The RNA shown here (Bacterial large signal recognition particle RNA) has 268 nucleotides and comes from an Actinomycetota bacterium. A source record names the gene ffs. Its Rfam family is "Bacterial large signal recognition particle RNA". By type it is a non-coding RNA gene. Lineage of the source: Bacteria > Bacillati > Actinomycetota. The sequence is in RNAcentral, with records from ENA. The prediction has a mean pLDDT of 81.
[in-house]
RNA sequence: UCGUGCUAGGCGGGGGGUUCGGGGUCCCCUGUACCGGAAACCCUCGACACGCCGGGCUGAUGUCUCGCCUGCGGCCACUGAAGGACCGGGCAGCCCCCGGCAAGUAGCGUUGAUGGUCGGGUCCCGCGCGACCCGGAGCCGUGAACCCGGUCAGGCCCGGAAGGGAGCAGCCGUAAGCGGUGUCCCGGGUGCGCCGCGGGGUGGCCCGCCCGGAGCCGGCUGCCGGGGAUAGCGACGGUCACUCGGCGGUCCAGGGCGAGGCGCACGG
Numbered sequence: 001u002c003g004u005g006c007u008a009g010g011c012g013g014g015g016g017g018u019u020c021g022g023g024g025u026c027c028c029c030u031g032u033a034c035c036g037g038a039a040a041c042c043c044u045c046g047a048c049a050c051g052c053c054g055g056g057c058u059g060a061u062g063u064c065u066c067g068c069c070u071g072c073g074g075c076c077a078c079u080g081a082a083g084g085a086c087c088g089g090g091c092a093g094c095c096c097c098c099g100g101c102a103a104g105u106a107g108c109g110u111u112g113a114u115g116g117u118c119g120g121g122u123c124c125c126g127c128g129c130g131a132c133c134c135g136g137a138g139c140c141g142u143g144a145a146c147c148c149g150g151u152c153a154g155g156c157c158c159g160g161a162a163g164g165g166a167g168c169a170g171c172c173g174u175a176a177g178c179g180g181u182g183u184c185c186c187g188g189g190u191g192c193g194c195c196g197c198g199g200g201g202u203g204g205c206c207c208g209c210c211c212g213g214a215g216c217c218g219g220c221u222g223c224c225g226g227g228g229a230u231a232g233c234g235a236c237g238g239u240c241a242c243u244c245g246g247c248g249g250u251c252c253a254g255g256g257c258g259a260g261g262c263g264c265a266c267g268g
Base pairs, nucleotide, nucleotide: 001268002267003266004265005264006263009058010057011056012030013029014028015027016026020046021045022044023043024042034055035054036053037052064260065259066258067257068256069255070254073251074250075249076248078246079245080244081243084240085239086238087237088236091234092230093233094232095228096227097226098225099224100223101222103221104220105219107216108215115211116210118208119207120206121205122204123200124199125198126197127196128195129193130192131190132189133188134187135186136185138181139180140179141178142177148173149172150171151170156165157164158163
């Protein structure tokens, strides 16, 4: 140096999560790197931990080790911004209430405002009238087996007779009572009256006559002052999760450069 057969190794790596810790199943990044099976109240291990079970390919190099640069992506701490959810006090801009001003606007006003005088109404008292209600008188009807009246058939009683007597039913009438009516008459009452008369009162409001001659009002907007509420919006303070960003730390796939090492047996 070549050949044959082996062995170590290789057939992906990393971050997060989980765990006392390593690896795997899970999520993500890188990018292409055999096959099958189990794995979250989980599987397999113990700092010699960088998986387990079964099968296959490759095999000492294209692999492996170290250093530097770059670097996808993740994690941690601090911090900023926007939107969101929740909580808070009650800031008082919106909101609610009260008072004031009268600038704007609307309305009223020389067909006369605010104001003033007088009178009347509204209010109170008494009386009258009316209305309504109640009761009564009056009127109408009804109303008694016998113990109300009249007339009393029949029958009864007295009598020698003439005659007399009591009297049921029926008919007529009536009393208390009951019912109706109650316009007119009498008495009483009233949550009544566009009614009349008299008296009182007249603060406010309304109407009218007169005086006088330019304001009145406060609906809406605005301004000023005071108070309230927390329901909602806004502002303020706080908490939480999420998204994006800044700064620092940490791990790091992949890529680039450089260096190092490269096993065993047999035979030529």